Overview
Small-subunit ribosomal RNA from an uncultured Campylobacterota bacterium, 1383 nucleotides, folded computationally.
RNA sequence: UGCAAGUCGAACGAGAACGGGUAUAAGUUUACUUAUACUGUCAGCUAAGUGGCGCACGGGUGAGUAAUAUAUAGUUAAUUUGCCAGAAAGUUGGGGAUAAUUGUUGGAAACGACUUGUAAUACCCUAUAUGCCUUUAUUACAUAAGUAAGCAAGGGAAAGCCCAUUUUAUUAUGGACGCUUUUUGAUAAGACUGUACGGUAUCAGUUAGUUGGUGAGGUAAUGGCUCACCAAGACAAUGACACCUAACUGGUUUGAGAGGAUGAUCAGUCACACUGGAACUGAGACACGGUCCAGACUCCUACGGGAGGCAGCAGUGGGGAAUAUUGCACAAUGGACGAAAGUCUGAUGCAGCAACGCCGCGUGGAGGAUGACACAUUUCGGUGCGUAAACUCCUUUUAUAUGAGAAGAUAAUGACGGUAUCAUAUGAAUAAGCACCGGCUAACUCCGUGCCAGCAGCCGCGGUAAUACGGGGGGUGCAAGCGUUACUCGGAAUCACUGGGCGUAAAGAGAAUGUAGGCGGGUAAUUAAGUUGGAAGUGAAAUCCUAUGGCUCAACUAUAGAACUGCUUCCAAAACUGAUUAUCUAGAAUAUGGGAGAGGUAGAUGGAAUUUCUGGUGUAGGGGUAAAAUCCGUAGAGAUCAGAAGGAAUACCGAUUGCGAAGGCGAUCUACUGGAACAUUAUUGACGCUGAGAUUCGAAAGCGUGGGGAGCAAACAGGAUUAGAUACCCUGGUAGUCCACGCCCUAAACGAUGCACACUAGUUGUUGCUAUACUAGAUAUAGCAGUAAUGCAGUUAACACAUUAAGUGUGCCGCCUGGGGAGUACGGUCGCAAGAUUAAAACUCAAAGGAAUAGACGGGGACCCGCACAAGCGGUGGAGCAUGUGGUUUAAUUCGACGAUACGCGAAGAACCUUACCUGGCCUUGACAUAGACAGAAUUUAGUAGAGAUAUAAAAGUGCCAGUUUACUGGAGCUGUUAUACAGGUGCUGCACGGCUGUCGUCAGCUCGUGUCGUGAGAUGUUGGGCUAAAUCCCGCAACGAGCGCAACCCACGUCAUUAGUUACUAACGGUUCGGCCGAGGACUCUAAUGAGACUGCCUGGGUAACCAGGAGGAAGGUGUGGACGACGUCAAGUCAUCAUGGCCCUUACGGCCAGGGCUACACACGUGCUACAAUGGGGUAUACAGAGAGCAGCGAUACCGCGAGGUGGAGCAAAUCUUUAAAAUAUCUCCCAGUUCGGAUAGCACUCUGCAACUCGAGUGCUCGAAGUUGGAAUCGCUAGUAAUCGUAGAUCAGCAAUGCUACGGUGAAUACGUUCCCGGGUCUUGUACUCACCGCCCGUCACACCAUGGGAAUUGAAUUCAUUCGAAGCGGGGAUGCUAA
Repeated sequence: UGCAAGUCGAACGAGAACGGGUAUAAGUUUACUUAUACUGUCAGCUAAGUGGCGCACGGGUGAGUAAUAUAUAGUUAAUUUGCCAGAAAGUUGGGGAUAAUUGUUGGAAACGACUUGUAAUACCCUAUAUGCCUUUAUUACAUAAGUAAGCAAGGGAAAGCCCAUUUUAUUAUGGACGCUUUUUGAUAAGACUGUACGGUAUCAGUUAGUUGGUGAGGUAAUGGCUCACCAAGACAAUGACACCUAACUGGUUUGAGAGGAUGAUCAGUCACACUGGAACUGAGACACGGUCCAGACUCCUACGGGAGGCAGCAGUGGGGAAUAUUGCACAAUGGACGAAAGUCUGAUGCAGCAACGCCGCGUGGAGGAUGACACAUUUCGGUGCGUAAACUCCUUUUAUAUGAGAAGAUAAUGACGGUAUCAUAUGAAUAAGCACCGGCUAACUCCGUGCCAGCAGCCGCGGUAAUACGGGGGGUGCAAGCGUUACUCGGAAUCACUGGGCGUAAAGAGAAUGUAGGCGGGUAAUUAAGUUGGAAGUGAAAUCCUAUGGCUCAACUAUAGAACUGCUUCCAAAACUGAUUAUCUAGAAUAUGGGAGAGGUAGAUGGAAUUUCUGGUGUAGGGGUAAAAUCCGUAGAGAUCAGAAGGAAUACCGAUUGCGAAGGCGAUCUACUGGAACAUUAUUGACGCUGAGAUUCGAAAGCGUGGGGAGCAAACAGGAUUAGAUACCCUGGUAGUCCACGCCCUAAACGAUGCACACUAGUUGUUGCUAUACUAGAUAUAGCAGUAAUGCAGUUAACACAUUAAGUGUGCCGCCUGGGGAGUACGGUCGCAAGAUUAAAACUCAAAGGAAUAGACGGGGACCCGCACAAGCGGUGGAGCAUGUGGUUUAAUUCGACGAUACGCGAAGAACCUUACCUGGCCUUGACAUAGACAGAAUUUAGUAGAGAUAUAAAAGUGCCAGUUUACUGGAGCUGUUAUACAGGUGCUGCACGGCUGUCGUCAGCUCGUGUCGUGAGAUGUUGGGCUAAAUCCCGCAACGAGCGCAACCCACGUCAUUAGUUACUAACGGUUCGGCCGAGGACUCUAAUGAGACUGCCUGGGUAACCAGGAGGAAGGUGUGGACGACGUCAAGUCAUCAUGGCCCUUACGGCCAGGGCUACACACGUGCUACAAUGGGGUAUACAGAGAGCAGCGAUACCGCGAGGUGGAGCAAAUCUUUAAAAUAUCUCCCAGUUCGGAUAGCACUCUGCAACUCGAGUGCUCGAAGUUGGAAUCGCUAGUAAUCGUAGAUCAGCAAUGCUACGGUGAAUACGUUCCCGGGUCUUGUACUCACCGCCCGUCACACCAUGGGAAUUGAAUUCAUUCGAAGCGGGGAUGCUAA
């Protein structure tokens, strides 16, 4: 903005726009067009108006409403009902107005005012009405209300119009539609009743028209619906009242069901129509497209005043994550009006938009392997995609084009619609996506990224090899859809009726008495509320289910059936429950008796001790502690004696003994008093159990009033401790503790276990009572009641409980529903206060918790071991130097190793090399490997430039093997050139790995099979008693066996034997140069092979045994000594720089070559060593004794030279043959306690050696120089016997050497161990645990900054709402006045 409610001219006046008719005129295609006028008796018509019916239906929405709603079943004898249907009767005679219209007039408009004038099915009066209404005598039925009949009196109706025939006449008759009265029905509606239908008790009291009565009014009708009067009731824990939320139902959805959630579409009911109020009309409304008033908003305005209501259909704006066309048609179905034709109908039927849902269909089918290409992956061989594609043959649902073409319509009428459908043609042609692939959960790889980017439903993934992120390939699932989000139910037995729990996980009230309520013993009878069975009514339709049918199937739809588990009424039954009656004694209670007891209340009394006071004796301390001090004391303490005072508590007995409901109760006596047990049988006759609210009691602390106050002792003070110490310890000390009275009302008020009853193996202790027996007791047996221990069945998640249940059952009460927030806030109740009780939410976490298991840990326990401590000896830490590390520095000071388990470590040897680092100069298939082609034998010599790498140039040389042998060809190796695959990397990752190694630790442990136990993790074995160095062995044992470890087997040393004697040896014999030198020997030493030997074998003692102590013999004795040997595992221990290796990275460089430098720096710090500080020593001289090694580019003798390092020279030796000096020790001389004749750093000069080369940067020698240092703080290390200490010797590496290091070798050669309390480490058993990254764990609080949520808060504002009061519109009702009308 348009439409959605009009219609009737057959109710009426009126009219003439349109149509018709008549007349006239014009034009011409001569029967039509145009124009004008007239017409109202046209069964054509009509804007506006009067009148009738409709507008209360249909359509929309869910604001309100927790019951004036809804559902279901009833009542209405307490009611109404237009149109419709049936029945009966009627429709007489009159009257005056009024709109429209005309004129005048107000106003911008909307809308009016006055005048004139007219009709009706409009309005009024009247006749008639035995049926209707009101009042009522009487009768009948009934009696709770009432109903029926009925004499009499009073009141009450109406309208016409049309058609046909007919008549003088709208006259008469008939018909259709109307109208009036009454009645019956149908439909629709009103009212009432029972039951059902949300949350909150942090809403517990509500209510004055409130509850009832009488009377009146009012209504269609009952009724406080309203009013007057009277009474004081009514509702409420079975939840009144209040607040919050909400339309209800059939149904829908989920679920096995019971339940839960929900109330779109369709259908029934209700409510609403801009917000609030109100009535009018009407059959029906307090009325969505009516009226009036108030308000908010929008619009018009001449500012005076007016208009409006989409929660109708479309559509617009706004809001929002989000929801459609300003379509077609009344053809069908239905509705309003009309006699009808018909008109109206955004109801409805259709179409449009949207994969929003459900259903159906397709996107092709068959064949097709050298398994094409691409892509991906790869162990480089291949594999996947994959018969998938290409290609060949076939089909045409769908699509496109052309043609035909419905049913829906019983006569006409088709919006849909040229739609559904059919035929023909074309041609695989037009048609596949989405999510996922770590587990749950079907489906796996590559690349990229690197706790980033990101993912995520839960667990969680991502920090350089991500099946979890992103992409690719592949796969899986669904499919015209697929995922996500939101919500509901399920799973959830996670509110548990079906169907859970409360000892320790959340949960038994602190305890008792007892009200309501719930539950309740035996027998008999009655009843029929519950209960059971049957019948009837109802349970709308649709939906769901079953069967059948219709659209090609299906979705969809039609018909029939079943169902709707409910409610009501009636009949029947009588077992159980209930009700009533009668009765019983088994439950319960009472009575009687003698005993037990820290049961309670009150009073009296006693002794011990502490403290204070008085007096005596007496003198310097006392007290207190780990140690002290504060404190008391010469003004006389403490100690001791005597006396006095006062308060509190009651030793021993005393015990898992007793009593009590719990809290609790302990000296003795007395009085009063409660309860329980036992025994006896007598009485009552179910009197019982539990117990929401309620009431009472209720430790300690605390509060109030008044006493009391010895000791103790919060607070407080002082002294200590301590980093501090508002604590622990000490000295004091006030409330309080005590008494009386009154409050508080909570505790780990615990058995963390509510009360009562019944049943279900035992054994043992103890308390009380009783019975029986005899041997008469300090007895035994039995019973009941209590209190404990152990234990079966059973239960329990396990621990455990187990006749005192946590077992099996019954009844009742209380309580729980993840952790925190929080037993907190707010509100209520209680309290003097402190506070108690009741008791949330926001927010936040993914856990919190229980029981048990294996470890680890403990300033837990028991036992044991180790140079672990102790006992000793010697060191380090102080000095100088060496060496390694950190730090610093630097171009570089290459890299690695970091508590023990890095730091004289990798490095058994950095001047160049090594070398990885730095600077500079060079190379790019490369210094090195494999492969192709070409050329050349390989190779050797020397020149020039350059720091060198390198570059350049020259000469010599022509080989080996095979075939054929004239020439030539091929092969092997090497060299050069060239091309490409590749080489190369001490670049990264030891937290990707292999291997190797360190450490716990040479500690005695670590496991398995079978069996058994446990729901299980796991346990047992492996623990226990002994023993051992040992999980070594013995015994026992639900364990029996076994494995890896221990030990042994191996090597060296110590004794002996056999064999063998050279280079070793030499007793006897001989020789000798006097040296085992030679002959000789094989005895000895020794060498190096094989054996023997030691086994707790023997004896004594102890012990069950294992084994231990002692002894003998023996070279050796209890593992003879030393070594090699290192379980399962731990430390993400160490190493990518030994090597190997995955991945990543570099490729004219992060690779390779060369020169020089650096790894050797130097305010400093640390580790490991050497040398010292001296007399157990230094120095000089003399002299003695090893072992084990090494040696040919080597060791190198005698000799000579040099002060010496060393040099010259070269005998011997590839070694039991040769070479390589042992030193300390011993003897003697000297030094005489000093910074020295100690100590040797540092420095100067001069040399030696190695080596291309000693400047940076080697070692050594001689002379000179002669530092610190006089035994080392805190702390800390090694060692138990041929050890420590001390002394020298050798080797590897190596040209040389920074070696004082490392690895070996021998010489001399001690001290000490009471012992296991403590420190450290380890082992076994046990215990606790909130730890498991395992105590280097976990974890609490304050503070600092920011933010979130909540409470308090001086206050402030808005919204919603209740109550009270005042003003008060419209309206309705009443009264009155001036008037009017027949009304």